This is a predicted structure of a 353-nucleotide RNA (Bacterial RNase P class A). It matches the Rfam family "Bacterial RNase P class A". Rfam classes the family as a ribozyme.
RNA sequence: CGAGUAUGGCAGAUGAUCGCGGCUGUACAGACGAAAGGGUACAGGUGAGGAAAGUCCGGGCUUCACAGGGCAGGAUGCCGGAUAACGUCCGGUGGAGGCGACUCCAAGGAAAGUGCAACAGAAAUAAACCGCCCCGGCACUGCUGCCGGGGUAAGGGUGGAAAGGCAAGGCAAGAGCUUACCGCCUCGCUGGUAACAGAGAGGGCAUAUGUAAACCCCAUCCGAAGCAAGACCGAACAGAGGACAUAAGGCGGCCCGUCUGUUCUCGGGUAGGUCGCGGGAGCCUGCCGGCAACGGCAGGCGUAGACAGAUGAUCAUUCACGACAUAACCCGGCUUAUCGCCAUACUCGUUUU
Numbered sequence: 001c002g003a004g005u006a007u008g009g010c011a012g013a014u015g016a017u018c019g020c021g022g023c024u025g026u027a028c029a030g031a032c033g034a035a036a037g038g039g040u041a042c043a044g045g046u047g048a049g050g051a052a053a054g055u056c057c058g059g060g061c062u063u064c065a066c067a068g069g070g071c072a073g074g075a076u077g078c079c080g081g082a083u084a085a086c087g088u089c090c091g092g093u094g095g096a097g098g099c100g101a102c103u104c105c106a107a108g109g110a111a112a113g114u115g116c117a118a119c120a121g122a123a124a125u126a127a128a129c130c131g132c133c134c135c136g137g138c139a140c141u142g143c144u145g146c147c148g149g150g151g152u153a154a155g156g157g158u159g160g161a162a163a164g165g166c167a168a169g170g171c172a173a174g175a176g177c178u179u180a181c182c183g184c185c186u187c188g189c190u191g192g193u194a195a196c197a198g199a200g201a202g203g204g205c206a207u208a209u210g211u212a213a214a215c216c217c218c219a220u221c222c223g224a225a226g227c228a229a230g231a232c233c234g235a236a237c238a239g240a241g242g243a244c245a246u247a248a249g250g251c252g253g254c255c256c257g258u259c260u261g262u263u264c265u266c267g268g269g270u271a272g273g274u275c276g277c278g279g280g281a282g283c284c285u286g287c288c289g290g291c292a293a294c295g296g297c298a299g300g301c302g303u304a305g306a307c308a309g310a311u312g313a314u315c316a317u318u319c320a321c322g323a324c325a326u327a328a329c330c331c332g333g334c335u336u337a338u339c340g341c342c343a344u345a346c347u348c349g350u351u352u353u
Stems, first nucleotide, its partner, number of pairs: 001349010012318007020047002023044006032037001049324001053335002056333005061226004073222005078092005093107001094105004108217002113215002115211003129156002131152009164182002167179003183205001184203004189198003230275004239266006248260004282301008319322001
């Protein structure tokens, strides 16, 4: 210098003017409202993100449910740790990829059962199509052909997969038939918290292939719904019912009934209002413990909070000329989108010294 790997950070800046939402103060109106509250103007200060997104996991919080257990359903699935918790993160193991830094993996069980495996192929979980070998017969006398019976999974062919692989021995030809090595299974030993690793002995291989993000089995976890959750304050009109008065009046005389009166309840925990709602598993710095995730201690920092929902526009200067995108109860993650730029550590290659 080029090509890369990992981790972390930034997300135009400064100023002016206008506009918008909260908050505080002052002034005005008090003519909206029963009240709480609300209105207008001015001033001050403040006002989105690394993903605010997808709503995919986990938790806080809230209401309901709940003795305990089970079924169903869902999620997770190597080991150890972190955490409020997790399907997240950290450190390992095993496997896969890369020259490498490093990256990726839902990575339990196919010796409980069931299902599926197209096409090809003789045969797909069960084998004789070709080939090889032996025996018998016939033709017949060749290193032969045909027919019949049997052996054989070494070779050919098909397939993703054909009955552990490979070499030697062995055999009529073959075959774990025998032996070595590798693989597999069983047993204990050593190291490790463990996953697992190492070396050893035994078994000729049994259960005989693959598939569990197919059903299923095993283990662990999960009560349900969500801030339009929910808590508090709480009218009015119509209408309905009860009580009281039954004095008076209307419904043509009288009685009953009914309407008009007062009051209570329902109407309705409705309309409306307030809270929930921003100090939190918070951020920054230092020290300590830990490989790390993270934890502990000390010091410091501190204003978005709407409910039709606010962040925008214009101008000036400047640079690298600005991407994806806008909170709606909050937090920890994951995933996806993103103009570009920076820092640190490391790898490979080339050149020079």

Model confidence (mean pLDDT): 75 of 100. Of the family's consensus pairs, 95% are formed in the model.